[in-house]
Formats: sequence, structure tokens, C1' cells
RNA sequence: GGAGUCGGCCAGGCAGCCGCUGCGCGCAAGUGCAGAGGAAAGUCCGGGCUCCGCAGAGCGGGAUGCAGGGUAACUCCCUGGCGCGGCGACGCGACGAACAGGGCCACAGAGACGAGUCCUCGACGCAAGUUGAGGGGUGAAACGCGGCAACCUCCAUCCGGAGCAACACCAAAUAGGCAAGCGUGGCGUGGCGACACGCCGUAGGGCCGGCUCGGCCGAGCUUGCGGGUAGGUGGCUGGAGCCCCGGGGCAACCCGGGGCCAAGAGGAAUGGCUGCCGGCCCCUCCGGGUCAAACCGGAACGGGCCACAGAACCCGGCUUACCGGCCGGCUCCCUUG
Repeated sequence: GGAGUCGGCCAGGCAGCCGCUGCGCGCAAGUGCAGAGGAAAGUCCGGGCUCCGCAGAGCGGGAUGCAGGGUAACUCCCUGGCGCGGCGACGCGACGAACAGGGCCACAGAGACGAGUCCUCGACGCAAGUUGAGGGGUGAAACGCGGCAACCUCCAUCCGGAGCAACACCAAAUAGGCAAGCGUGGCGUGGCGACACGCCGUAGGGCCGGCUCGGCCGAGCUUGCGGGUAGGUGGCUGGAGCCCCGGGGCAACCCGGGGCCAAGAGGAAUGGCUGCCGGCCCCUCCGGGUCAAACCGGAACGGGCCACAGAACCCGGCUUACCGGCCGGCUCCCUUG
């Protein structure tokens, strides 16, 4: 110098103006502070929390599967073994059991676990064939306690279900339910009757904005209780939390001390515009290089771009997406001293 491998980190910066959400202060006008991620994503595992009768047993079902360790727990992580790949650093691996049983073993091959006889030789036999020994060929595997369990199965371990739209509380209007009080006149028709329909009426009740008068409608009205809905509140962010130091451990991780508080919305805020700076690219030019290019380095006017993505109860993981860049460990090759 080149190629590679593993791990960690950043995720454009600053200022001004106008907004949004939460909290504090203020009578108010306003004002101060805080305001997305490494994956907030997929919802694939594991847990906290809540309810389901008290969550316990059996059956069924599912998951996991080398050994030891870590953890609240895991299908996660760490260390080691074994196998495979790579010159190497390193990466990948459902990696228990095939004398409990069933099933399967493509193609080729005579034959794929039941046995069987393709070839050669020996013995017997007229022959077909029988029997013994050996070998060739096919194939991943050829008779050997063959291989396959990411086929059923067996063994061991673990797992109850649903999920914050969980769940708890407050609670309208309207219409049902229950109870109490007040009111409920007359006639006709139908019907055995309860009752239904029609007409007229009513000082309780309703409407004409309030009051008085007047008018109209008129059989129900008022009060209380209870359940549910709309709506509201809690759950809701202080937690297996983050940072620093020391100690233990190869490591994952654990222990001790100190410091800090860092979104909490909910039809859902965390945004928009402008300016300056930064990075990358295009165009143009200059220098090197070349036959000419490619390529390397540099500069200015202008232009373009600055990813993936968006909290929704909270954590630990896994997986997937991602412009550009920084740092560190290690390996291999070349060159120079």
C1' cells in the first nucleotide's frame, strides 16, 4: 500500500420567524422548560402488568433438544467441544435416541434390509437346477446390528387462555327495567271476557320564548333506584431505567458506591419557511498521467441531493430496512528500512 474479517459509534450542525403537544407560573394577555428511533418497523420469541371462579390436576396440542454458564424469562446471549466452509482472521450448524415399534431409501443396479444370485470357479446332476467359495459392476449406502427422526415415534425439559380496544372508576340525553305518589270522565261498535277501535270531553300534564288572559293538544305525569351507551378520568410512564467510578468473571453478566430524570399524545403533538456552514454528485477549468483515454490531485460560478423510517402499556431479544461517515482489534498478500 492492497484485500478481508470482527466489534463499537454518529445519523447533518447553528441561528431567526411562525405553529403543535405536555407540564410549571400568571386573573388574563402571555411566559419558561421539555418534546421520536437505532431500528420507534415486522409483531416472530420471552417476561412484567390486568382480567378470566381459586389458575391446581389429567387428556389433547405445541415448542425446545451437544456440555457448562448468564438472565425475570427465552427459541436470546457467552464460553468450550464436535461437524462443515475459508490459506487465515473468522463464519455457519434443530448437534438427544435408529438392538421400543412403524414408515421411507430417488436414479443406477440382479438385489436397498425382506433377502437375493448378474459374473467366475469347485462339487453333484443328462439338463433345469442345488450347494460352497470368491470377485466384478452399480450406487450416497451392498448385508455391517446400513442410512434417514426439519417422517411418524420414543425420551427429557418447558408451556392455562385472552390481551391496555386488558382492566378499574365517574357518568348524561333518549329508550327499556323496578318501586312509590298523583291522575285516569262519558258514549258507541266488536268480543263470553281481559281488551281493541272510534267520537266527544278533562281543573293533573304538555305547547304557543318568560308572566297574565286566551287558544291548541290532550292520557298519562312526577320522583327515586338500578344496569348499560355517548363522554370523561385512571392504567401512563421512576423503570429487570440511564451515566460514571471501583471490584469479581476468559466472556455473557453480576456486586458495591455516587450522580441523573430524559415524549406521554390518544383520531393521535414532536412540524414548516428562510439564511449560514458541512458532506456527496453533476457541469466547467487547471496540473500530473496517456499516442489518445481511463485514472489521480486541486479550484470557482451554477445546479441537484443529504438515507431507512414515525412512539401509542412497558421491558429483554431476534429478524428486516438504511444515504454517507468515523474509530478500534485481528488476518492474508505485496513493497521498503
This is a predicted structure of a 337-nucleotide RNA (Bacterial RNase P class A) from a Burkholderiales bacterium. Its Rfam family is "Bacterial RNase P class A". Rfam classes the family as a ribozyme. The organism belongs to Burkholderiales, within Bacteria. It is recorded under the gene name rnpB.